A computed fold for a 350-nucleotide part of an RNA from proteobacterium BHI80-23, annotated as small-subunit ribosomal RNA, central domain.
RNAcentral holds the full RNA, with entries from ENA and Greengenes.
The prediction has a mean pLDDT of 84.
Context: one part of a larger RNA
RNA sequence: CUGGGCGUAAAGAGUGCGCAGGCGGCUCUGUAAGUCCAAUGUGAAAUCCCCGAGCUUAACUUGGGAACUGCAUUGGAUACUGCAAAGCUUAGAGUGCGGGAGAGGCAAGCGGAAUUCCUGGUGAAGGGGUGAAAUCCGUAGAUAUCAGGAAGAACACCGGUGGCGAAGGCGGCUUGCUGGAACGCAACUGACGCUCAUGCACGAAAGCGUGGGGAGCAAACAGGAUUAGAUACCCUGGUAGUCCACGCCCUAAACGAUGGAUGUUUGGUGUUGGGAGGAUCUCUUCUCAGUGCCGUAAGCUAACGCGUUAAACAUCCCGCCUGGGGAGUACGGUCGCAAGAUUAAAACUC
Numbered sequence: 001c002u003g004g005g006c007g008u009a010a011a012g013a014g015u016g017c018g019c020a021g022g023c024g025g026c027u028c029u030g031u032a033a034g035u036c037c038a039a040u041g042u043g044a045a046a047u048c049c050c051c052g053a054g055c056u057u058a059a060c061u062u063g064g065g066a067a068c069u070g071c072a073u074u075g076g077a078u079a080c081u082g083c084a085a086a087g088c089u090u091a092g093a094g095u096g097c098g099g100g101a102g103a104g105g106c107a108a109g110c111g112g113a114a115u116u117c118c119u120g121g122u123g124a125a126g127g128g129g130u131g132a133a134a135u136c137c138g139u140a141g142a143u144a145u146c147a148g149g150a151a152g153a154a155c156a157c158c159g160g161u162g163g164c165g166a167a168g169g170c171g172g173c174u175u176g177c178u179g180g181a182a183c184g185c186a187a188c189u190g191a192c193g194c195u196c197a198u199g200c201a202c203g204a205a206a207g208c209g210u211g212g213g214g215a216g217c218a219a220a221c222a223g224g225a226u227u228a229g230a231u232a233c234c235c236u237g238g239u240a241g242u243c244c245a246c247g248c249c250c251u252a253a254a255c256g257a258u259g260g261a262u263g264u265u266u267g268g269u270g271u272u273g274g275g276a277g278g279a280u281c282u283c284u285u286c287u288c289a290g291u292g293c294c295g296u297a298a299g300c301u302a303a304c305g306c307g308u309u310a311a312a313c314a315u316c317c318c319g320c321c322u323g324g325g326g327a328g329u330a331c332g333g334u335c336g337c338a339a340g341a342u343u344a345a346a347a348c349u350c
Stems, first nucleotide, its partner, number of pairs: 004321003007304002012318001014202004021195003025088003029084003033081002035077008049065006092192001093189003096185003104178007111155001115151008126137002163170002207248006216242002221237004259317006267294012299306002323350003332343004
C1' cells in the first nucleotide's frame, strides 16, 4: 500500500455553512476523450516457458518457437461515462399560494410567590443545628408574628419517554424585530442536486480582561465536631464565582459513546403537528411529517443487542483506526492576556 474496520474491543471530527475536488434525474442529436474491436509498427539480446541438440547425465552451453499482458499510428463500433448543443418535469431541489404548531433567537417592559436585609408594633427567653453535640445568633430584646420598605436571582402548578433548535441549548407574562419547518395545492423555475480537504461561523460549564452588580448558594479559607489522624464526609460562617455589558477562551461521558444524503425491506401500540373522508358534536377511519415504547418476521452482530428513527440491504462523499505503556506527552509550528488549546513523534520497554 492492499485487504479489513469505526454502538460497547483501536476508531464518527462538538455542530453547521461552504469554495476547490469527488459523485449525480429523464429524452434526443453530434463528437469520439475514456471504453471496445481490428490491422500495422515497435516492444534489443540474454533471462523465464515449450520442443530439440551437445558434453556418459545433471548443472551448463546452444538452435528454433512462444511470450514480452506495454506503447504509438491508422481504420472502425457507440451501449455506458465524458464533452458540446437542444429540450423535459411524473419523481430530486427550489419558488409561489393556502394554512398555521412551537421553552427557536435578540431586545425592551411588567408580574407574583419565596429568600435575605432594614425600620416600626406585639412579645418574652431562648433560637439554630446534629447521629449526638459544639462553634454560632439572642435581655444592646433574637427566634416567632404583624405592617411597611429595599435588593438581587430564579420562574412552583401547567409540564408531558410533550415542543423547538444544526449542535451547544431553550421554560413567568406582554410587546417589537427576526431564523427555520412539517402539512395541503400543483401555478412557476427547469437538475439549479448530494457530500465536502483547506476555510469561515456557532459552540455547556469552568476560567481570563475591563466596568457594573451581589439576595441566595458557594471552590478557597476560618472555626466546631468526628477520628488513631481527618488537610474529608456532618455543622456554623465565608471570598472568588454564580448575575449584567463588552471582549477573550474553544474544551466536555460536547453521548444515541452510532458522520451526512438517497432508495428498498414483516408487525403491534402510544403521542405531537397538518390534511382527507365518514359520522355527527366530538367520535372514528385513512394518510403525510416528527417523536416514543413493545416484542418481533427477515436480516445483521463476537456476544450484548439493533431491527422502517437499523447496528438490515445497496449507492455516493467526508472524517477516523492499525498491540499495551511511553503519550494525547516532548520538540517545532499555529492560536491565546494567561490558563492552556491544537497539530503531533521517538528512544526505551512489555